RNA sequence: UACUCAUCCAGAGAGGCGGAGGGACCGACCCUUUGAAACCUCGGCAACCGUUCAAGCGGUGCCAACUUCGGCAGACGCAUGUCUGAUAGAUGAGAG
Numbered sequence: 001u002a003c004u005c006a007u008c009c010a011g012a013g014a015g016g017c018g019g020a021g022g023g024a025c026c027g028a029c030c031c032u033u034u035g036a037a038a039c040c041u042c043g044g045c046a047a048c049c050g051u052u053c054a055a056g057c058g059g060u061g062c063c064a065a066c067u068u069c070g071g072c073a074g075a076c077g078c079a080u081g082u083c084u085g086a087u088a089g090a091u092g093a094g095a096g
Base pairs, nucleotide, nucleotide: 003094004093005092006091007090008089013042014041015040016039021031022030023029025071026070027069028068043063044062045061048059049058050057051056067088072085073084074083075082076081
């Protein structure tokens, strides 16, 4: 990197460093010098995998907003839109 399966309306942040971006992509909208990203430390959430009788521990993941909302198709609606299912994406596990 491509494939298979599962999950994605819940939950959980402080400090240091840094100095302008970030929220995958596009559009919208939002966060951000009252300090973005990255990195470090400590903490927390969660329960996919391993282990365990269990508690727990370990591997990963996560800690603004439903995956922030929409993107394609369908149903309903005069319409703004609502709902459902895909697509895309993320994470874990598996197999090549």